[in-house]
Molecule: FMN riboswitch aptamer (RFN element)
Organism: Gemmatimonadota bacterium
RNA sequence: UGCAACCUUCGGGGUGAGGUGAGAUUCCUCAACCGGCGGUGAAAGCCCGCGAGCCAUACCAUAUGGCAGAACCAGUGAAAUUCUGGUGCCGACGGUACAGUCCGGAAGGGAGAAGGUCCGU
Numbered sequence: 001u002g003c004a005a006c007c008u009u010c011g012g013g014g015u016g017a018g019g020u021g022a023g024a025u026u027c028c029u030c031a032a033c034c035g036g037c038g039g040u041g042a043a044a045g046c047c048c049g050c051g052a053g054c055c056a057u058a059c060c061a062u063a064u065g066g067c068a069g070a071a072c073c074a075g076u077g078a079a080a081u082u083c084u085g086g087u088g089c090c091g092a093c094g095g096u097a098c099a100g101u102c103c104g105g106a107a108g109g110g111a112g113a114a115g116g117u118c119c120g121u
Base pairs, nucleotide, nucleotide: 001120002119005117006116007115008114009113010112015031016030017029018028019027032101033100034091035090036050037049038048039047045089046088053067054066055065056064057063071087072086073085074084075083093104094103095102
């Protein structure tokens, strides 16, 4: 320093007050808070993908297909929907009075990340 193999560890965050009501951290009012992973001449929840989620098919535990979110303007600059300023928007499934923030599957899974052993140059 490099392909592969093996091993180890890591790998998701966030709400208050008031109102109504039999019952609401879910509805209403006013304020908040959070943002997995890889890529991208420049740093990303909303640019491109991936994971997680749901459905179907095949089949014996793995693949394929489909579904499923959201951003614009200006400035700087060689380069930015990623920085700065402004104004916005989005958010799986089950439970429950309708939930991104409560409880749960989950001490789960996983995109991936770091390190080590070994083998070469």